[in-house]
This is a predicted complex of two RNAs, RNase P RNA and transfer RNA, with 429 nucleotides together.

């Protein structure tokens, strides 16, 4: 210098003018005026997970269904995070993993191939016979396939074969180490295909609806029509039980698509310190930070800062830009996706010392 | 805002994980006809919405996005 990888931070600041949406105070007055102060994000997004909150038995039973799936820890919980283990990818820094069970059962493995999972004899090899062949043995060799029933060498044999043996791989058992996933060693020829993001089995978790939840007040209209319903409608995600207990559905009508509450202080943020490898946790102190309803948070001017270019030269001048993704809608914790710039750690390649 | 559904040829739809993804219609060419339509024969046309994964193999199975569509106010 180039290429790459991990991690962290920021998302311009100050002043003024004109607006917009809330708040507080005052004034007139019943919706305006004046003053003061506040006013989007790291993802507010996708709505993919988990909670709070509200209503339905404060949430029940059985079956079905759904979700998750290595170990230890963190966390309110989580399809979350951290540290590890194993496997895989990469020269490497590092990254990825729906990572339990295929030795409980069922099904699948197209085409090709002799044979695709109770193994199997097409060619080849060997033996025998009744010899253009037939019978038997054989998985070492050939060919097919994504995959051929452990691999390589030696012995052994009629030819062969874990048939025997050495090393390697897998499995099972024991011992040792580790909290554990797991690792190492020893023994046993035990050799068992893949796939569960096929059904399934095992373990754990799981009630539903959602702020258009729900509560109060109020205007207007047709206290209209049909169907079902206390012999139990409707609700409680599917079925049954249990619970609840008078309305429900369709059409038609009205409407200010109204007002207030829910509504923002909460599982909060920041600083210091202790503890832990880390995620995080403890203690002390400080801070209060949008609540709109078709939806405000904007526009302009000046200065500072930052970046770029030119001149000049070692810090000055002039000019330009100030951007990307994107806009809260009950509130939090995550994940994922979109996107601009910068810092730091590390790796590889090349060159120089 | 909340809840849900769909995406395959120009259009409407099929498609048990297995060869080069099919059908109807539309388009193009030929036959037929005086000409056109209808009919008959043939041809072309596909990022299976995009990406990543599972698998020997993905339109199909899983995950994440993108695009489009549907439903839901209050009163009596």
């Nucleotide at each position: 210098a180039g290429a790459g990888u991990g991690u962290u931070u920021a998302a311009u600041c100050c002043a003024g003018u004109u607006g917009c949406u809330g708040g507080u105070a005052c004034g007139u007055u019943u919706a305006c005026g004046u003053a003061c102060g506040a006013g989007a994000g790291g993802a507010a997004a996708g709505u993919c997970c988990g909670g709070g909150c509200u209503c339905c038995a404060c949430a029940g039973g059985a079956c079905a269904g759904a979700g998750u799936g290595c170990a230890g820890g963190a966390g309110a919980a989580a399809g979350u995070c951290c540290u590890g283990c194993a496997a895989g990818u990469g020269c490497g820094a590092a990254c990825u993993u729906a990572g339990g069970g295929a030795a409980a059962g069922u099904g699948c493995c197209a085409c090709a191939g002799a044979a695709a999972a109770c193994a199997g004899a097409c060619c080849g090899c060997c033996a025998a016979a009744g010899u253009a062949u037939u019978u038997g043995g054989u998985a070492a060799g050939g060919g097919u396939g994504a995959a051929a029933a452990g691999g390589u060498g030696a012995g052994g044999u009629a030819a062969g074969a874990g048939c025997u043996u050495a090393c390697c791989a897998a499995c099972u058992a024991a011992a040792a180490g580790g909290u554990g996933a797991c690792u190492u060693u020893u023994a046993g020829g035990u050799u068992a295909g893949g796939a569960a993001a096929a059904c399934c089995c095992c373990a754990c978790u799981u009630g539903g609806a959602g702020c258009a939840a729900g509560a109060u007040c109020g205007a207007a209209u047709a206290g209209g029509a049909g169907a079902g319903g206390u012999u139990g409608a409707g609700g409680u995600u599917g079925u049954c039980c249990g619970c609840u207990g008078a309305c429900u559905c369709u059409c038609g009508g009205g409407u200010a698509c109204g007002a207030u509450c829910g509504c923002u202080c909460a599982u909060u943020u920041c600083u210091a310190u202790c503890u832990g490898u880390a995620a995080g946790g403890g203690u002390a102190g400080a801070a209060u930070u949008a609540g709109a309803c078709a939806a405000a948070u904007a526009a302009c001017u000046g200065g500072a800062g930052a970046a770029g270019a030119a001149a000049g030269u070692u810090u000055u001048u002039u000019c330009u830009u100030u951007u990307a993704c994107a806009a809260a809608a009950c509130c939090c914790g995550g994940c994922u996706u979109a996107u601009u710039a910068a810092g730091c750690g590390c790796u590889c390649u090349a060159a120089a010392a | 805002g909340c809840g849900c559904c769909u995406g395959u040829a120009g259009c409407u739809c099929a498609g048990u994980g297995g060869a080069u993804a099919g059908a109807g219609u539309a388009u193009c060419g030929g036959c037929c006809u005086c000409c056109g339509g209808a009919g008959c024969c043939g041809a072309g046309g596909g990022u299976c919405c995009g990406g990543c994964g599972u698998u020997c193999g993905a339109g199909u199975c899983g995950c994440c996005g993108c695009a489009g569509g549907c439903g839901c106010g209050c009163c009596a």
Its mean pLDDT, the model's own confidence on a scale to 100, is 78.